[in-house]
Molecule: c-di-AMP riboswitch aptamer (ydaO/yuaA leader)
Organism: soil metagenome
RNA sequence: AGCCGAAUCGCUUGUUUAGAGCGAACGGGGGACCCAGGUAUUUGGGGCUAAUUUCUAACCCGACUUGAUGGGAAAGAACGGCGAACCUUUCGCGCCGAGCCCGACAGCUAACCUCGCAGGCAUCGAAGGG
Numbered sequence: 001a002g003c004c005g006a007a008u009c010g011c012u013u014g015u016u017u018a019g020a021g022c023g024a025a026c027g028g029g030g031g032a033c034c035c036a037g038g039u040a041u042u043u044g045g046g047g048c049u050a051a052u053u054u055c056u057a058a059c060c061c062g063a064c065u066u067g068a069u070g071g072g073a074a075a076g077a078a079c080g081g082c083g084a085a086c087c088u089u090u091c092g093c094g095c096c097g098a099g100c101c102c103g104a105c106a107g108c109u110a111a112c113c114u115c116g117c118a119g120g121c122a123u124c125g126a127a128g129g130g
Base pairs, nucleotide, nucleotide: 002121003120004119008024009023010022011021012020013019026116027115028114029113030112035107042104044105045102046101047100048099053078054077055076056075059072060071061070079097080096081095082094083093086130087129088128089127090126091125092124
């Protein structure tokens, strides 16, 4: 001086540089009329996030004993997301598609209520516009 991400800044107290609290910015959830929905309620349901879904499918497991059927799944494609040195768009190239939470319960939703403010990283090029 930067990257992913909402996850930064300021103040008070006080430790004497720990902790606690408050505010702003940013982000999430709950929550009317109206609208939507009209059959869901164990096949539970729902939320954060790009991280969900669809297709093809080597192969594996089980069953069976030759007929059918079930589950999982490498890889690929679609789709979603990221890649910085002023910002932005496009192309190419590369990378990611995890994890966690609520606890029987939630559509949207003004007022209102409430929560978070972490964690992890270290160098892709080209063209156009500002």